[in-house]
RNA sequence: AGGGGUGUAACUCAGUGGUAGAGUAUGUGUCUUACAAACACAAGGUCGGGGGUUCGAACCCCUCCACCCCUA
Numbered sequence: 001a002g003g004g005g006u007g008u009a010a011c012u013c014a015g016u017g018g019u020a021g022a023g024u025a026u027g028u029g030u031c032u033u034a035c036a037a038a039c040a041c042a043a044g045g046u047c048g049g050g051g052g053u054u055c056g057a058a059c060c061c062c063u064c065c066a067c068c069c070c071u072a
Base pairs, nucleotide, nucleotide: 001071002070003069004068005067006066007065010024011023012022013021018055026042027041028040029039030038048064049063050062051061052060
């Protein structure tokens, strides 16, 4: 310098145009003498930034940023 991949909850990841989700973790409750486990409920998100397309974008297009891989 060129090419490719990844970026979504505190963490690990789903979601491939039409209400943003799961597991773990956290909080509360039930249970227990108490703790843990188990069960129930709750909270937690500018979907990496900006712009565009569309009636509608996490998803499609452009650009930038971070990280990883390949080639030179």
Molecule: transfer RNA
Organism: Dictyota dichotoma